[in-house]
RNA sequence: UGAUAGAGGUGCGACAGCCAAAAGUAGCGUUUCCCAAGCAGGCCGAGGGGGAGACGGGAAAGGGACUGCCGCCGAGGUUUUGCUCCCCGUGGCCUGACGGGGGCGGAGCCGGUUCGUCGGAAAAUAUCCGCCGGACUGUCGCCCUGCGGGGCGGAGCGCUGUCGU
Repeated sequence: UGAUAGAGGUGCGACAGCCAAAAGUAGCGUUUCCCAAGCAGGCCGAGGGGGAGACGGGAAAGGGACUGCCGCCGAGGUUUUGCUCCCCGUGGCCUGACGGGGGCGGAGCCGGUUCGUCGGAAAAUAUCCGCCGGACUGUCGCCCUGCGGGGCGGAGCGCUGUCGU
């Protein structure tokens, strides 16, 4: 230096099932009452349209926990950004702006797990993200050792085995 095979453990991800939550919410039905319009611009309507309360009945998506199974060990995650597509936000339509999400790339960061404070995302006490701090754990280097281990430091662009150059 190249190829290849591996290890870490509450390890990582996809998919399926199931459960909680979302939510007694949205929309729907009955009934009573009320209203003239949105982030900006333009337009439409009233025999039409919208909203609220009560009663009846009553979801789903997005986000998760667990189990199974498969693929894996930069597994993968996250932040930001470019392109592109989609969705939601008006009573309805068009254009735009803003916000949200998916896909494909670029760049930065993170060895893995876990706990806590604070901040953020989220309907959320689930879960996730960021800063800081702690614990456990794998690994390599240096030092010490009573050979059990301990201290300090590093990062996966790492570490170990095999074969080659």
The prediction has a mean pLDDT of 80. Lysine riboswitch aptamer from uncultured Oscillibacter sp., 165 nucleotides, folded computationally. The RNAcentral record of the sequence draws on MGnify. It matches the Rfam family "Lysine riboswitch aptamer". About the family: Riboswitches are metabolite binding domains within certain messenger RNAs that serve as precision sensors for their corresponding targets. Taxonomically the source falls in Oscillibacter (Bacteria, Bacillati, Eubacteriales, Oscillospiraceae).